A computed fold for a 96-nucleotide RNA from an uncultured Holophagales bacterium, annotated as TPP riboswitch aptamer (THI element). Rfam family: TPP riboswitch aptamer (THI element). Rfam's curators write: Vitamin B(1) in its active form thiamin pyrophosphate (TPP) is an essential coenzyme that is synthesised by coupling of pyrimidine and thiazole moieties in bacteria. The previously detected thiamin-regulatory element, thi box was extended, resulting in a new, highly conserved RNA secondary structure, the THI element, which is widely distributed in eubacteria and also occurs in some archaea. Analysis of operon structures identified a large number of new candidate thiamin-regulated genes, mostly transporters, in various prokaryotic organisms. The THI element is a riboswitch that directly binds to TPP to regulate gene expression through a variety of mechanisms in archaea, bacteria and eukaryotes. through a variety of mechanisms in archaea, bacteria and eukaryotes. The model forms 95% of the base pairs in the Rfam consensus.
[in-house]
RNA sequence: ACGGAUGCCUAGGGGUGGCCGGAGAUCCGGCCUGAGAGCAAACCCUCGAACCUGAUCCGGGUCAUACCGGCGAAGGGAACGGCAAACGGAAGCGGG
Numbered sequence: 001a002c003g004g005a006u007g008c009c010u011a012g013g014g015g016u017g018g019c020c021g022g023a024g025a026u027c028c029g030g031c032c033u034g035a036g037a038g039c040a041a042a043c044c045c046u047c048g049a050a051c052c053u054g055a056u057c058c059g060g061g062u063c064a065u066a067c068c069g070g071c072g073a074a075g076g077g078a079a080c081g082g083c084a085a086a087c088g089g090a091a092g093c094g095g096g
Base pairs, nucleotide, nucleotide: 002088003087006084007083008082009081010079011046012045013044014043017032018031019030020029021028022027051076052075053074057070058069059068060067
């Protein structure tokens, strides 16, 4: 050279559920999981498990959601961007 954890920048993508109580459909409070459970100048993600579809899906599990497995080598999905960089590091060149 090249690779590069990680950080920053620009641009873009995405989700926001369950339970309980009150009010009575929209709202308010509490609790649970989670990075995030709406006001966020937040959080996560950008070549793929962020996220969406199938899906009001199937099995386990939970008060329920969460969670685990399946579906799933499924179908979609936003820069294959820029800068810095611990560290790794070939050829070549120089010295001994």

The coordinates come from a structure-prediction model, not an experiment, and the mean pLDDT is 77.